[in-house]
Formats: sequence, C1' cells, structure tokens
RNA sequence: GGGCCCGUAGCUCAGUUGGGAGAGCACCUGGAUGGCAUCCAGGAGGUCAAGGGUUCGAGUCCCUUCGGGUCCACCA
Repeated sequence: GGGCCCGUAGCUCAGUUGGGAGAGCACCUGGAUGGCAUCCAGGAGGUCAAGGGUUCGAGUCCCUUCGGGUCCACCA
C1' cells in the first nucleotide's frame, strides 16, 4: 500500500428486509428479610466512531476519514 470483518449505554453484545434505539450484567431508588446475600418492582444512562451524500425517513444504503482485528503485497 491492497482485500475482508468490526466500531451501538460503564462492560459484553442484538438490532436480519430503511420507519419502535434495545437485552444481559453493572449503577440508583423502593419493597420482601432482624441484617447480608438473594429475589421482586421501578428508574437513570446513547451525538449508533467522525464528516458528507441519497431518501419523506438512515444504526442500516453510498463516499471520505479515524481506530481495532485479520490476510496478502512491498522494503530490509
């Protein structure tokens, strides 16, 4: 330098065909228990890596850039 895959909540990830942004764990509050653990109920938390484009509408499609992984090539 080229090909492919990935980037979504604090962490691990889902979101398949363009229309509701979600799960588990963690966190906060309340309840059950004498208390802890545990269980139950509720809650907060997101520029969907960044920018641009297409579209009535983009996490999803297109382009560029950044970061990570992997393979190949080049130099030595």

Model confidence (mean pLDDT): 82 of 100. Transfer RNA from a Planctomycetota bacterium, 76 nucleotides, folded computationally. Rfam family: tRNA. The sequence is in RNAcentral, with records from ENA. Lineage of the source: Bacteria > Pseudomonadati > Planctomycetota.